């Protein structure tokens, strides 16, 4: 100096607008002699603090952490 930070893990978010997706995992149910598979349902997240705006994951500022370059 540049980039990144979004559920336990991974990961999207179309140039500011409805309930922030999706996969794996976790929990409950159906099924099974039991388990697995399958099906149905549920919980769980925008790094932190401010600002702009009717409205911010998205724009601005500062801080923290990580990666890369000089």
């Nucleotide at each position: 100096a540049a980039c990144a930070a979004u559920a336990g893990c991974a990961a999207a978010g179309u140039u500011g607008g409805u309930c922030a997706a999706u996969g794996c995992g976790u929990c409950g149910g159906u099924u099974u002699g039991a388990a697995g598979c399958a099906c149905c349902g549920a919980a769980g997240a925008u790094a932190u603090a401010g600002g702009u705006u009717c409205g911010a994951a998205u724009c601005c500022u500062a801080u923290u952490u990580g990666u890369u370059c000089c």
The RNA shown here (transfer RNA) has 70 nucleotides and comes from uncultured Tenacibaculum sp. The organism belongs to Tenacibaculum, within Bacteria. RNAcentral holds the sequence, with entries from MGnify. It matches the Rfam family "tRNA". Rfam links the family to the GO term triplet codon-amino acid adaptor activity. Model confidence (mean pLDDT): 81 of 100.